Model confidence (mean pLDDT): 77 of 100. This is a predicted structure of a 97-nucleotide RNA (Glycine riboswitch aptamer).
[in-house]
RNA sequence: GAGGAUGCUCUGGAGAACUCUUAAAUGAGUGCCGAAGGUGCAAGGCAAGCCGACAAGGCCUGCUGAAACUCUCAGGCAAAAGGACAGAGGCGAAAAG
Numbered sequence: 001g002a003g004g005a006u007g008c009u010c011u012g013g014a015g016a017a018c019u020c021u022u023a024a025a026u027g028a029g030u031g032c033c034g035a036a037g038g039u040g041c042a043a044g045g046c047a048a049g050c051c052g053a054c055a056a057g058g059c060c061u062g063c064u065g066a067a068a069c070u071c072u073c074a075g076g077c078a079a080a081a082g083g084a085c086a087g088a089g090g091c092g093a094a095a096a097g
Base pairs, nucleotide, nucleotide: 008089009088010087011086012085017030018029019028020027031077032076033075037073038071040069044064045063046062047061049059050058051057
C1' cells in the first nucleotide's frame, strides 16, 4: 500500500395452533412451519472394472459433490428473544503487488 476471510455494532427481516389442563405459554394430545444448526443429492470431478484397438467413444461400480431444493433430527407456531438473507458503519486476517 492493497485486499476484505471472520467477528462486532445499527437497520430491515418470512412461515406455521388448536383442544384439554394449569396459578402460569404449566403439562399433555393432535396438527402445522422452515430462514439458526443439521440430513439427503443434480450436473460436474476423481478412481477401479468392462466393451473397443493400449485410440476416440460408450457402459458400470464406488468416492466426492451446491442451494432459499429435500427431510423435519434439532428449532419454531401471542409478544419478547432468536432468525437465513439484505443494507449501512467501524475494526480487520491471508494471498497478490